[in-house]
RNA sequence: GCCGGUGUGGCUUAGCGGUAUAGCGACACCUUGGUAAGGUGUAGGUCGUGGGUUCAAUUCCCACCACCGGCUCCA
Numbered sequence: 001g002c003c004g005g006u007g008u009g010g011c012u013u014a015g016c017g018g019u020a021u022a023g024c025g026a027c028a029c030c031u032u033g034g035u036a037a038g039g040u041g042u043a044g045g046u047c048g049u050g051g052g053u054u055c056a057a058u059u060c061c062c063a064c065c066a067c068c069g070g071c072u073c074c075a
C1' cells in the first nucleotide's frame, strides 16, 4: 500500500429499516437476628466520528478513526 472483519450503558452482548435487548456489575426495597444466596424494582446508551439515501437509519450507501486478521512491496 491492497483486501476483509469488528466497533451498541462500567464489562460481555442481542437486534440488521419503524420509539435499543439480555446477563454480570451498581443502587434501593423484600426476605434474615445479621450476612450470603434468592426475589422485585430503579438508574445508566449522542448504537466509533462525519456526511448521504429515506416519511423514518443501530440497520442501507460513502468517507474517516480505532482495533484485529490476511496479502504484497521496500529497507
Base pairs, nucleotide, nucleotide: 001071002070003069004068005067006066007065010024011023012022018055026042027041028040029039030038048064049063050062051061052060
Molecule: transfer RNA
Organism: Thermoplasmatota archaeon